[in-house]
């Protein structure tokens, strides 16, 4: 980097550095000098994968991951006759597993 698949309304933060932006891009809307973003330690969660159970349990050793809002929310399409709104659904994105 590309495919293919599964999951995405659960759960989980303290310090240190530092010093202005951050929540992928629009648009809203929200976080944020009472220190965002990042990096670093320690510590936590249990989603995948492994392990473990009689199990749909368990544990937190091992590979990934994750610890502000639903993946914050919308943004394309259907339906609810329009509107609002509300439901559905793709896209796109994460992240795991396999595989080129």
């Nucleotide at each position: 980097u590309g495919c293919u698949u599964a999951u995405c309304c659960a759960g989980a933060a303290a310090g240190a550095c530092g010093g202005a932006g951050g929540g992928g891009a629009c648009g809203g809307c929200c976080c944020u000098g009472u220190g965002a973003u990042g990096u670093c330690u320690u510590g936590g969660c249990a989603a995948c994968c492994g392990c473990u159970u009689a199990g749909u349990u368990g544990a937190a050793a091992g590979g990934u991951g994750c610890c502000a809002a639903u993946u914050c929310c919308g943004a394309c399409c259907u339906u609810u006759a329009c509107a609002c709104a509300a439901a559905g659904g793709a896209a796109a994105g994460a992240u795991g597993a396999g595989u080129g």